Record summary:
Transfer RNA from a Hyphomonadaceae bacterium, 73 nucleotides, folded computationally. It matches the Rfam family "tRNA". The family's RNA type in Rfam is transfer RNA. Taxonomically the source falls in Hyphomonadaceae (Bacteria, Pseudomonadati, Pseudomonadota, Alphaproteobacteria).

[in-house]
RNA sequence: GCCGGCUUAGCUCAGCUGGUAGAGCACCUGAUUUGUAAUCAGGGGGUCGGGGGUUCGAGUCCCUCAGCCGGCA
Repeated sequence: GCCGGCUUAGCUCAGCUGGUAGAGCACCUGAUUUGUAAUCAGGGGGUCGGGGGUUCGAGUCCCUCAGCCGGCA
């Protein structure tokens, strides 16, 4: 330098064919317990790596930039 993959909640990851974002763990509250843990019930938390474009509508499609990983030279 060229090619490919990845970037979504604090962490690990889903998200089908474009239709308005979820799970587990963690965290908070309550119940239970002499107390802790465990268990059960409930709750908060993300404008989806940055910018732009297409569209009535973008996590998803297109362009560009950045970071990480891999391959080739």